[in-house]
RNA sequence: UACCUGCGUAGAGGUGCAUAACGUAUCAGUAGACCAGUUCAGGGUGAUGCCGUUUAUCCUGGUCAAAAGGACGUUAUGCCGAAGUCAUGUCAUUUAUCCGAUGACUCGGCUGGGAUCGGUACCGAAAGGGCCGAUACUGUCAUGAAUAGUUAUUCAUGAUGCGCUAUUGCUGGG
Numbered sequence: 001u002a003c004c005u006g007c008g009u010a011g012a013g014g015u016g017c018a019u020a021a022c023g024u025a026u027c028a029g030u031a032g033a034c035c036a037g038u039u040c041a042g043g044g045u046g047a048u049g050c051c052g053u054u055u056a057u058c059c060u061g062g063u064c065a066a067a068a069g070g071a072c073g074u075u076a077u078g079c080c081g082a083a084g085u086c087a088u089g090u091c092a093u094u095u096a097u098c099c100g101a102u103g104a105c106u107c108g109g110c111u112g113g114g115a116u117c118g119g120u121a122c123c124g125a126a127a128g129g130g131c132c133g134a135u136a137c138u139g140u141c142a143u144g145a146a147u148a149g150u151u152a153u154u155c156a157u158g159a160u161g162c163g164c165u166a167u168u169g170c171u172g173g174g
Base pairs, nucleotide, nucleotide: 001174003173004172006170007169008167009166010165011164014080016079017078018077019076020075021074022073023072024071032064033063034062035061036060037059042051043050046098047097048096083111084110085109086108089105090104091103092102093101094100112138113137115135116134117133118132119131120130122129123128139160140159141158142157143156144155145154146153147152148151
C1' cells in the first nucleotide's frame, strides 16, 4: 500500500413487515337469562359423560341482552427473514374427559416485496385470511446492446435475501 476474502458496523427496497393501545362498524336483536302459553319424550356432543318424564328440547308472545375471534381507521413502538407458512417433536392453556383448537419453543423446508386474477376438501357469520398457480410491476445483482460523456440512463435476458450497497473498524491475502 492498488486490489481481494472473512468478520463487525451502518443502510436501502415501499400500498414494506410485525406488535400494542384506542375508536368504529359487523358479529346481532344472535347466543343466553326471565315470564307466560301449547304440545311432547327425548335433548346435547366430533365422541363419551351429562340433562330431561317433577315437562327438558322445539314452537309462540313479551322483557332484558352480550362476548371472543376476524375487519377498517388512527396513534405509538420495534424492525428490513422484517415476517409469514408447512411438517415433526416438546411444554402450557382451553373443556367434565378425550379428540380438536390456541400459544410458546427446538429442528428442518419454502418465500426478495407488494398488487391483480383464478382455484381451494383449510380458518371465518360474512368480509376476508391461509395454501397453490398465473400475470405484469417493483428492488438488487449479473450479462448484452444503445445513448450521453465519466459515469449515469434506457431496453432486453437471467437470477433472487445466508442476497445487495457502503466501510469509519478488525483479521488474513497480495